[in-house]
RNA sequence: UUCUUGAAAAGCUAAACCCUUCGUGAGAGGGGGACAGAAAGCCGCGGGUCUUCACGCGAAGAUAGCCGGGCUGCCACA
Numbered sequence: 001u002u003c004u005u006g007a008a009a010a011g012c013u014a015a016a017c018c019c020u021u022c023g024u025g026a027g028a029g030g031g032g033g034a035c036a037g038a039a040a041g042c043c044g045c046g047g048g049u050c051u052u053c054a055c056g057c058g059a060a061g062a063u064a065g066c067c068g069g070g071c072u073g074c075c076a077c078a
Stems, first nucleotide, its partner, number of pairs: 004078001005076002012037002017032006035065001041071003045068003048063006
C1' cells in the first nucleotide's frame, strides 16, 4: 500500500412521526426527531415496487433506507 474483516476510537448519516415548502401524484427540499445503518456516500446501468398519462403497443416520472452492479471514501485489533 492492497484485499478480507469491523474489536476499539474519532466522528458521520437519519426511518417512522410532526411542522413547513414544492409537485396532478409517487415523492422530494428545509427544520425537529431517532428506527436503524460499515458505505444508509454518489450513479437510474439491470431487475422489482410505486405514480401519472394512455387503454393499444407503450411513454414519462419516483424509489440509491428494495435487490444486483459501477465509482469513490474515514480509522485499524486481527